[in-house]
A computed fold for a 97-nucleotide RNA, annotated as THF (Tetrahydrofolate) riboswitch aptamer. Of the family's consensus pairs, 94% are formed in the model. Its Rfam family is "THF (Tetrahydrofolate) riboswitch aptamer". About the family: Tetrahydrofolate (THF) riboswitch was first reported for Ames et al. as an RNA motif in 5' untranslated (5'-UTR)regions of folate transport and biosynthesis genes in Firmicutes genomes. The prediction has a mean pLDDT of 78.
RNA backbone atom coordinates (compact mmCIF):
# COMPACT_ATOMS: atom_id res chain seq x y z
C1' N A 1 0.00 0.00 0.00
C1' N A 2 -4.21 -4.03 -0.80
C1' N A 3 -8.00 -6.79 1.83
C1' N A 4 -10.41 -8.21 5.79
C1' N A 5 -12.00 -7.52 10.60
C1' N A 6 -13.09 -5.78 15.91
C1' N A 7 -14.80 -2.10 19.21
C1' N A 8 -19.35 3.50 21.08
C1' N A 9 -23.72 6.06 22.08
C1' N A 10 -28.00 3.08 22.08
C1' N A 11 -32.06 -0.70 20.31
C1' N A 12 -34.82 -5.37 20.53
C1' N A 13 -35.78 -10.09 22.80
C1' N A 14 -35.43 -13.02 27.63
C1' N A 15 -34.49 -13.53 32.52
C1' N A 16 -34.21 -11.19 37.74
C1' N A 17 -35.55 -7.45 40.96
C1' N A 18 -37.92 -2.65 41.74
C1' N A 19 -42.00 1.85 40.72
C1' N A 20 -46.48 3.52 39.94
C1' N A 21 -51.86 1.96 39.25
C1' N A 22 -53.75 8.23 45.00
C1' N A 23 -50.63 8.54 38.10
C1' N A 24 -45.30 8.94 38.68
C1' N A 25 -42.78 6.82 34.84
C1' N A 26 -42.88 6.15 29.23
C1' N A 27 -44.91 8.31 24.23
C1' N A 28 -45.16 13.32 21.68
C1' N A 29 -44.19 19.31 20.41
C1' N A 30 -41.17 23.63 21.61
C1' N A 31 -36.32 25.36 23.53
C1' N A 32 -31.99 25.23 26.01
C1' N A 33 -27.40 22.09 26.66
C1' N A 34 -24.81 17.67 27.05
C1' N A 35 -22.15 12.99 25.44
C1' N A 36 -21.44 9.94 21.71
C1' N A 37 -15.45 3.32 18.20
C1' N A 38 -8.32 4.98 20.27
C1' N A 39 -8.12 10.24 17.58
C1' N A 40 -10.77 14.51 14.09
C1' N A 41 -14.96 16.94 12.20
C1' N A 42 -19.77 14.93 11.77
C1' N A 43 -25.19 12.33 10.54
C1' N A 44 -28.95 8.97 12.55
C1' N A 45 -30.30 8.14 16.74
C1' N A 46 -29.06 9.02 22.67
C1' N A 47 -28.59 11.67 27.23
C1' N A 48 -30.02 16.31 30.77
C1' N A 49 -33.08 21.38 32.00
C1' N A 50 -37.27 24.25 31.15
C1' N A 51 -42.23 24.90 28.75
C1' N A 52 -46.81 23.36 26.35
C1' N A 53 -50.40 19.26 24.56
C1' N A 54 -52.35 14.50 25.43
C1' N A 55 -53.21 10.61 28.62
C1' N A 56 -54.26 4.87 31.52
C1' N A 57 -57.05 -1.14 34.44
C1' N A 58 -57.62 -2.60 37.63
C1' N A 59 -59.31 -7.01 40.39
C1' N A 60 -59.37 -11.30 44.52
C1' N A 61 -57.71 -13.12 48.73
C1' N A 62 -56.21 -11.95 54.44
C1' N A 63 -57.45 -8.50 57.99
C1' N A 64 -61.47 -5.88 63.73
C1' N A 65 -60.36 -1.81 59.71
C1' N A 66 -60.07 3.41 55.28
C1' N A 67 -53.60 0.39 57.97
C1' N A 68 -50.77 -3.54 57.03
C1' N A 69 -49.61 -8.05 54.29
C1' N A 70 -50.11 -12.09 49.93
C1' N A 71 -51.42 -13.46 45.15
C1' N A 72 -53.52 -12.04 39.34
C1' N A 73 -53.13 -8.25 35.87
C1' N A 74 -52.03 -3.59 34.08
C1' N A 75 -47.71 0.72 32.23
C1' N A 76 -45.12 2.23 24.58
C1' N A 77 -42.35 2.06 33.85
C1' N A 78 -36.90 1.96 36.35
C1' N A 79 -32.81 -0.92 37.09
C1' N A 80 -29.34 -5.04 36.48
C1' N A 81 -27.78 -9.33 34.21
C1' N A 82 -27.60 -12.28 29.10
C1' N A 83 -28.25 -13.32 23.83
C1' N A 84 -28.23 -10.59 19.22
C1' N A 85 -28.24 -5.97 16.42
C1' N A 86 -25.14 -1.19 16.45
C1' N A 87 -20.37 4.72 12.95
C1' N A 88 -21.27 7.19 6.55
C1' N A 89 -15.71 10.10 6.00
C1' N A 90 -10.32 10.30 7.59
C1' N A 91 -6.45 8.42 10.51
C1' N A 92 -5.45 5.00 14.60
C1' N A 93 -6.01 -0.77 16.20
C1' N A 94 -6.10 -6.51 14.85
C1' N A 95 -5.05 -10.16 10.96
C1' N A 96 -3.25 -11.87 5.99
C1' N A 97 -0.77 -10.34 1.65
RNA sequence: GGUAGAGUAGGUGCUGUGCGUUAAGUGCUCUAGGAUGGGAAGUUGCCUGGAGACGAAGGGCUGUGCAGGCCCGCGAUGCAGUACCGCGUCCGCUACC